Overview:
The RNA shown here (transfer RNA) has 73 nucleotides and comes from a bacterium. It was read from a public genome assembly. Rfam family: tRNA. Its mean pLDDT, the model's own confidence on a scale to 100, is 82.
RNA sequence: GCGCGGUUAGCUCAGUUGGUAGAGCACUUCCUUGACGUGGAUGGGGUCAGGGGUUCGAGUCCCUUACCGCGCA
Numbered sequence: 001g002c003g004c005g006g007u008u009a010g011c012u013c014a015g016u017u018g019g020u021a022g023a024g025c026a027c028u029u030c031c032u033u034g035a036c037g038u039g040g041a042u043g044g045g046g047u048c049a050g051g052g053g054u055u056c057g058a059g060u061c062c063c064u065u066a067c068c069g070c071g072c073a
Base pairs, nucleotide, nucleotide: 001072002071003070004069005068006067007066010025011024012023013022019056027043029041030040031039049065050064051063052062053061
């Protein structure tokens, strides 16, 4: 330099055919316990890596930039 894959909550990851984003763990509060843990309930938390474009509508499609991984030279 070229090709492929990846970037979504604090962490690990889903997200179908484009229709206003979820799970587990963690965290808040409450119940349970003498207390802790376990268990149960509840709540908060997102510029979907950045920018641009297409579209009535983009996490999803297109272009570009950055970063990570793998391969080729």